This is a predicted structure of a 1433-nucleotide RNA (small-subunit ribosomal RNA) from bacterium endosymbiont of Trichobius n. sp. 1. Its Rfam family is "Bacterial small subunit ribosomal RNA".

RNA sequence: UGCAAGUCGUGCGGUAACAGAAAAGUUAUUUUAAUUUUGCUGACGAGCGGCGUACGGGUGAGUAAUAUAUGGGAAUCUGCCCAAUAGAGGGGGAUAACUACUGGAAACGGUAGCUAAUACUACAUAAUCUCUAAGGAGCAAAAGCAGGGGAUCUGUAAUUUUAAGACCUUGCGCUAUUGGAUGAGCCCAUAGGAGAUUAGCUAGUAGGUAAGGUAAAGGCUUACCUAGGCGACGAUCUCUAGCUGGUCUGAGAGGAUGUACAGCCACACUGGGACUGAGAUACGGCCCAGACUCCUACGGGAGGCAGCAGUGGGGAAUAUUGCACAAUGGGCGAAAGCCUGAUGCAGUCAUACCGCGUGUACGAUGAAGGCCUUAGGGUUGUAAAGUACUUUCAGUUAGGAAGAAGUUUAUAAUGUUAAUACCAUUUAUAAAUUGACGUUACUAAAAGAAGAAGCACCGGCUAACUCCGUGCCAGCAGCCGCGGUAAUACGGAGGGUGCUAGCGUUAAUCGGAAUUACUGGGCGUAAAGAGCAUGUAGGUGGUUAAUUAAGUUAGAUGUGAAAUCCCUUAGGCUUAACCAAGGAAUUGCAUUUAAAACUGAUAAACUAGAGUUUUGUAGGGGGAGGUAGAAUUCCAUGUGUAGCGGUGAAAUGCGUAGAGAUAUGGAGGAAUACCAGUGGCGAAGGCGGCCUCCUGGGCAAAAACUGACACUAAGAUGCGAAAGCGUGGGGAGCAAACAGGAUUAGAUACCCUGGUAGUCCAUGCUGUAAACGAUGUCGAUUUGAAAGUUGUUAUUAGUAACUAAUGGCUUUCGUAGCUAACGCGAUAAAUCGACCGCCUGGGGAGUACGGCCGCAAGGUUAAAACUCAAAUGAAUUGACGGGGGCCCGCACAAGCGGUGGAGCAUGUGGUUUAAUUCGAUGCAACGCGAAGAACCUUACCUACUCUUGACAUCCAAUGAAUUUUUUAGAAAUAAAGAAGUGCCUUAAUUGGAACAUUGAGACAGGUGCUGCAUGGCUGUCGUCAGCUCGUGUUGUGAAAUGUUGGGUUAAGUCCCGCAACGAGCGCAACCCUCAUACUUUGUUACCAGCGAUUAAAGUCGGGAACUCAAAGUAAACUGCCGAUGAUAAAUCGGAGGAAGGCGAGGACGACGUCAAGUCAUCAUGGCCCUUACGAGUAGGGCUACACACGUGCUACAAUGGCAUAUACAAAGGGAAGCAAACUUGCAAAAGUAAGCAAAUCUCAUAAAGUAUGUCUUAGUUCGGAUUGGAGUCUGCAACUCGACUCCAUGAAGCAGGAAUCGCUAGUAAUCGUAGAUCAGAAUGUUACGGUGAAUACGUUCUCGGGUCUUGUACACACCGCCCGUCACACCAUGGAAGUGAAUUGCAAAAGAAGUAAGUAAGCUUAACAAAAAGGGCUCUUACCACUUUGUGG
Repeated sequence: UGCAAGUCGUGCGGUAACAGAAAAGUUAUUUUAAUUUUGCUGACGAGCGGCGUACGGGUGAGUAAUAUAUGGGAAUCUGCCCAAUAGAGGGGGAUAACUACUGGAAACGGUAGCUAAUACUACAUAAUCUCUAAGGAGCAAAAGCAGGGGAUCUGUAAUUUUAAGACCUUGCGCUAUUGGAUGAGCCCAUAGGAGAUUAGCUAGUAGGUAAGGUAAAGGCUUACCUAGGCGACGAUCUCUAGCUGGUCUGAGAGGAUGUACAGCCACACUGGGACUGAGAUACGGCCCAGACUCCUACGGGAGGCAGCAGUGGGGAAUAUUGCACAAUGGGCGAAAGCCUGAUGCAGUCAUACCGCGUGUACGAUGAAGGCCUUAGGGUUGUAAAGUACUUUCAGUUAGGAAGAAGUUUAUAAUGUUAAUACCAUUUAUAAAUUGACGUUACUAAAAGAAGAAGCACCGGCUAACUCCGUGCCAGCAGCCGCGGUAAUACGGAGGGUGCUAGCGUUAAUCGGAAUUACUGGGCGUAAAGAGCAUGUAGGUGGUUAAUUAAGUUAGAUGUGAAAUCCCUUAGGCUUAACCAAGGAAUUGCAUUUAAAACUGAUAAACUAGAGUUUUGUAGGGGGAGGUAGAAUUCCAUGUGUAGCGGUGAAAUGCGUAGAGAUAUGGAGGAAUACCAGUGGCGAAGGCGGCCUCCUGGGCAAAAACUGACACUAAGAUGCGAAAGCGUGGGGAGCAAACAGGAUUAGAUACCCUGGUAGUCCAUGCUGUAAACGAUGUCGAUUUGAAAGUUGUUAUUAGUAACUAAUGGCUUUCGUAGCUAACGCGAUAAAUCGACCGCCUGGGGAGUACGGCCGCAAGGUUAAAACUCAAAUGAAUUGACGGGGGCCCGCACAAGCGGUGGAGCAUGUGGUUUAAUUCGAUGCAACGCGAAGAACCUUACCUACUCUUGACAUCCAAUGAAUUUUUUAGAAAUAAAGAAGUGCCUUAAUUGGAACAUUGAGACAGGUGCUGCAUGGCUGUCGUCAGCUCGUGUUGUGAAAUGUUGGGUUAAGUCCCGCAACGAGCGCAACCCUCAUACUUUGUUACCAGCGAUUAAAGUCGGGAACUCAAAGUAAACUGCCGAUGAUAAAUCGGAGGAAGGCGAGGACGACGUCAAGUCAUCAUGGCCCUUACGAGUAGGGCUACACACGUGCUACAAUGGCAUAUACAAAGGGAAGCAAACUUGCAAAAGUAAGCAAAUCUCAUAAAGUAUGUCUUAGUUCGGAUUGGAGUCUGCAACUCGACUCCAUGAAGCAGGAAUCGCUAGUAAUCGUAGAUCAGAAUGUUACGGUGAAUACGUUCUCGGGUCUUGUACACACCGCCCGUCACACCAUGGAAGUGAAUUGCAAAAGAAGUAAGUAAGCUUAACAAAAAGGGCUCUUACCACUUUGUGG
């Protein structure tokens, strides 16, 4: 902005517009056209009147009940509709429209005049109805319109006829009444939200009488009377919400929900109000108030989309300002018809459900491309290409239903009727005609694979895996969790999986969740038994028969709307979704009939539950009063003297003013040793000397009585440790606070010295505890064993004891059963029942707010926001413990010698540097890799060079290789020459192998990174005695058992026992060396006896005895004896023996731990460099030097230094070697050179030792650093930077602080010797022998380890875990002077419109006239909305 409620001219007066007809005169004229008039006709604007507008359509604000659902009820109304009865007579005056004048911008009016009706109205008639004296009396009606008609009549008109009417008839309409149907109103019961941190609410409130009012019952209203009514079965208040059929989910029971469709309710800008009407307190009506919007001439007016479209706004988000009344339905109409944003259709949206398509078959060279790759291939993949075929759907062309029933006209029949007329929404026939959708559904034709696939995911849950990029970044994530350089988890790609015109995310509901448990859970320790009792309501309740029929059970009837869900119909659309028909279901409610077992009810009876009476009995049960002894403290006095006291050790404190000790006397308070006990009593808290009084409960025995009187117990009431509070006493000891002394880094603690409240009494409060058996009370049922305590009975003449039987209480173990396990187990945590209390993840929090209690402290009741993904229980295996038991080790102790102090050597850190290459870092790095850095090594730095390369393979060309000269240069290298021609093969040219040079590219190369990607190797716990498995058994399981236990061992070594029996890896043994003997063999080793030789000597002949060298054998096994032990294992002692209990030493290292070490031995994945992070050369560096640490050497001296003389080893090395002897040199060494590839020669004198001499305690004849000079050797080379020699120099150092290391016997200590590496260069290292001790009581402590056990909040395993304050920022919540808003109660003010009542004056007042009555306006009162004030929630 448009539309959504109009219609009827067959109710009326009429005629503004349209069309037709007729008439008139005029104009132009051939017809004819124009004009005027007439409501005459079709129709019809506005108006009067009727019906409708209360339906249909929208929305869910309000409403927890004036609503809804289900089932009942009585005191009602109901337009149109149906059936029936009766009627419809004769009158009257107005008014709109219209005309004239007039106000206003408009909206809208005003005055005067005219007119009609199915408008209005009085009279007549009168049934229901009302009243009644039962005779009767009284009240209230109406309307006509349309069609047709023969006879008769009236009748306009000049007349017959005709117009019109009477009369008859048809249809519709009208009035009254009765009944029905439909619709509506009212009442009752039951049901369906939350909160008790809402417990009391209510004055028209509850009821009665009377009246009024309503369509109708009723406090609905009023007057009077009574004082009631509702509420723990939740009133009142607050919050939230339309209710239902149904929908979603679920096996069901339930839970959530109320969109579409259907029923009901409520609402229509907000609030109030009535009018009209059958029906409204009325969505598209009225009045008033308010907010807002619009118009205005500023005076005043207009409006209400929660109708259909549409706009704006808000929002994560929701459509077209469409077509049509063709169908269905509604309103009006007699009908045609008109109206209908109801409705039917179309449009938008993959929002949902259903169906279809995007092609089908063949097609391997397994194409290309992509991706991956172990480089072979694999995969995408028959997928594509290609060949053959099909054409649904979309597009094009042509055809083409059903939805249509009716309506109108004509004819005929039938009905009505006097009638053949009229009429008929009665029937038949014929004709005409009605489709928004619609270019419809559907059918056919031509052509062509042609036009048509996406989304999510691929770590597990959960179907689906690789590469690249990234590097705790970027990011992912539903939960667990991914990402820190090899990410199937991030991003991309290839591939795969799932679904598919969709897919994924987000939000929400139910399920899984037995996680609120009715079905269907729990409470010893996981959350959960109230601290205990008494007892009210409530719940539950013994035996017997009877009655009843509330519960209960069964049948029948009514109802439980339709739709939906379910089933059926080969029902209808090609199928399906969808639609239709029928059935079932709707588990409910009501009524009724029957049954009588059980529960209930009624009245009656019983004694087994419960209680009462009697006689006994045990007891720290309770209350009050009295009394006793021991001890502590204090006071007084005596004796007496220097300490006492206290502690781990001390000190504070007390004491010469006389303590402590001791003795006597006295005072005062508190508590009651022994008895005393898993003993007793009590409801629990709790109760302890003795005596008296008062008093509660339990138990036993035997009888009698009552007759279900019982059990439990919300709320309620009482009791209730300690501490604490009030008042008044008391106060010895003890002792918060407090003071002092110690301890300590500190010590507001633990310890000590003091000490006040308090502890005690009386009285009042508090009301809580790990108030615990962490186990509510009561009853019943269920194998046992052993005790304690307290009764009774029997046996005996009696007492005691024992035994047996039978009760109460208490304790331990344990069967079945239960339990997550631990455990419980007749005193249950077993089984069955009754009732109460309590729990629902951790934290926030037993906190906040509110209420109640309290003097206070505080108690009780008791949340939420927020936050985490856990918190918890029981048990298991480890690890750990300043837990326990047992055991071992140079672990401590007992000893010996060192380090730490000095100088030097060497390694490391640090610093420095161009570089000081790299690695190793507690034990388990630091004389380590390095068994040896001047160059080389070498990896580092500087400079100069090379780029298929210093090194490997392949190809081509050339040349054999090789040797060598000159020049430049620091060299690498570059340039130029010289000599030289081999081996195999071929008839020959050639060909081949190796080597060299040149060239091209594949590639080489890397001591570059990652030991946290790895292999291998190694260290360490630790040569510690452990680590496991199979089968069986136990346990729900993790796991256990075995492997623990008693002994024993170096040993999980062995023995015994045992739900275990066996086995494996480790231990031990097997291997090597040494110690004894024998056999064999004797050279280079040996030499007893025999012979020979020499200055001397196995030097020689010879020997085979000895030593020695190897090869083999023997020997040691707790074998023998004794003791101990368990008749075992074994231990101790002894004999014999070279050796004795593992003879000594070595090699040998279980499962595993440390992300231990090594990418720089080597190998290797990945990454990185490629004229350089590769390669070559020269020089430098790894050797620096304020300093710190580790490991060593040499010393500090007399057990020594120096000098001279002199004795005795073992094991090794030697050809680019060891080198004798001789000569030279002070020496290092040099020269020359025999021998030896070595039991032959050589290195090579062993040293400490022994003997003698000297030094005489000193910075020295100790010590040797440092420095100067001179040399030797190795080597291209000794400056940076070698070793050694000689002369000279002669530092520190006089035995080493805290701390710390090694070693148990041929060991420590000490002494020298040799090797590897190596040109040279050891104080290091690896070996060798010589001399050769001390000590071990023992396991308390330190360290480490093994084993059993225990605790654990640890499991990255104590280097663990974890608590609190503080600082800053932020989040949520509480408090806070206050403040703002909303809502609501009470008390008032206020009072529009309206209704009701009243109404003086005034005005008005048609229906024969006048007057009156009555009505209306006005005014007043009552009620009352907005609004206002005060005070509360």